Predicted 3D model of a 114-nucleotide RNA (SAM riboswitch aptamer (S box leader)) from Mariniflexile fucanivorans. The model forms 97% of the base pairs in the Rfam consensus. The prediction has a mean pLDDT of 75.
RNA sequence: UUGUUAUCAAGAAAGGUAGAGGGAAUAGACCCGUUGAAGCCUUGGCAACCCUUUAGCUCUUAAAGAAGGUGCUACGUUCUACUAGUAUUUUAAAGAAUAUUGGAAAGAUAACGA
Numbered sequence: 001u002u003g004u005u006a007u008c009a010a011g012a013a014a015g016g017u018a019g020a021g022g023g024a025a026u027a028g029a030c031c032c033g034u035u036g037a038a039g040c041c042u043u044g045g046c047a048a049c050c051c052u053u054u055a056g057c058u059c060u061u062a063a064a065g066a067a068g069g070u071g072c073u074a075c076g077u078u079c080u081a082c083u084a085g086u087a088u089u090u091u092a093a094a095g096a097a098u099a100u101u102g103g104a105a106a107g108a109u110a111a112c113g114a
Stems, first nucleotide, its partner, number of pairs: 001114008013043005021032003026081004044073003049069002051065005077106001082103009
């Protein structure tokens, strides 16, 4: 870098340093930020993917745990973008606009593989 599978609900912050951006990328919108953004460091915390224990006994299930490997620690995968539906408005009709529900795509994280 890429493929497969699972999840994207909830949860959990203080200090130091730094100094203007940040919310993944593109566009638009919206939001956060000098009452201090990103990044880096320290300490803590959350969760339970890998993991550990017990029970079950082949279904990969249930309960408990947190030493270790990751991850995360504002709203929140912020919304829209592609597609299918529903409601309302508008139009002679085709269509359009707004709201909303689902899916896809993209992205993030983990495990396994190339």